About this RNA:
The RNA shown here (SAM riboswitch aptamer (S box leader)) has 129 nucleotides and comes from a Zetaproteobacteria bacterium. Its mean pLDDT, the model's own confidence on a scale to 100, is 81. The model forms 97% of the base pairs in the Rfam consensus. It was read from a public genome assembly, where an Rfam model found it. It matches the Rfam family "SAM riboswitch aptamer (S box leader)". Rfam describes the family as follows. The SAM riboswitch is found upstream of a number of genes which code for proteins involved in methionine or cysteine biosynthesis in Gram-positive bacteria.

RNA sequence: GCUUUAUCCAGAGCGGUGGAGGGUUACAGGCCCUGCGAAACCGCGGCAACCGCCGAAAGAGUCUUUAUGGCUUAUUUCAGGAAAGGUGCCAAUGCCUGCCCAAGGGAAAACCUGCGGGAGCGAUGACGU
Numbered sequence: 001g002c003u004u005u006a007u008c009c010a011g012a013g014c015g016g017u018g019g020a021g022g023g024u025u026a027c028a029g030g031c032c033c034u035g036c037g038a039a040a041c042c043g044c045g046g047c048a049a050c051c052g053c054c055g056a057a058a059g060a061g062u063c064u065u066u067a068u069g070g071c072u073u074a075u076u077u078c079a080g081g082a083a084a085g086g087u088g089c090c091a092a093u094g095c096c097u098g099c100c101c102a103a104g105g106g107a108a109a110a111c112c113u114g115c116g117g118g119a120g121c122g123a124u125g126a127c128g129u
Stems, first nucleotide, its partner, number of pairs: 001129002004126005013044005021033003027098004045090003050086002053081002055078004059073005064067001094121001099118003104113003
């Protein structure tokens, strides 16, 4: 970098360096944050619980003293547990919109708006490559 897959309206900030931008990338339109100090980096703190860990249950395997038994587990489940380890994250829904469908509303109409759903793009994790 790529494939697959899960999640994305919850949650969690201070200090130092820095010095003008930032809100994933690019573009466009909005709306925000920012010299009361942006990005980035560093330190400390925190959030969450994807992997991993612990427990329980099911399934599977296995052992024998055949029991409402023991052991193992690469499988599955849990509004389970903890938070040492591997990541991630700590303004606003992934800030909102852009393509398709579209409840409802407005308008005489053209048309405007648009709850909600989908696609696409993106981010993060995990498996694989």